[in-house]
RNA sequence: ACACACACUGUUGGAGAGUGACGAGCCCGCGCUCGUCCACCGAAGGGGCAACCCGCAGGUAGGAGCCUGCGGCGAAUCUCUCAGGUUCCAGGACAACAGGGUUCCA
Numbered sequence: 001a002c003a004c005a006c007a008c009u010g011u012u013g014g015a016g017a018g019u020g021a022c023g024a025g026c027c028c029g030c031g032c033u034c035g036u037c038c039a040c041c042g043a044a045g046g047g048g049c050a051a052c053c054c055g056c057a058g059g060u061a062g063g064a065g066c067c068u069g070c071g072g073c074g075a076a077u078c079u080c081u082c083a084g085g086u087u088c089c090a091g092g093a094c095a096a097c098a099g100g101g102u103u104c105c106a
Stems, first nucleotide, its partner, number of pairs: 005102002008099006018038001020037007039086003045082001046080003053072008
């Protein structure tokens, strides 16, 4: 102490699925909120796991190795649909650009 990486902030882009039914409340407005029910979506968040690797036991064995079982670690845009969402607004994984910030190596 640049860059990379990481998190934060700003700008831009950003999918999917019901303007559902009933009831209540509200400024009585095609609107909003809450509750119940049915049907859906996956890209806030959250849950789950494959190989690899590690440990234990057993088998094959003189050994290395290999095989089987149990346990641990272990990812996602996969999966679940808890949460959230299903006109617009808002939100939105992720991507690009920018800003300052933090840590480490040479």
Record summary: The RNA shown here (Glycine riboswitch aptamer) has 106 nucleotides and comes from a Planctomycetaceae bacterium. Its Rfam family is "Glycine riboswitch aptamer". Its family is annotated with glycine biosynthetic process in the Gene Ontology. About the family: This family represents the bacterial glycine riboswitch. It was read from a public genome assembly, where an Rfam model found it.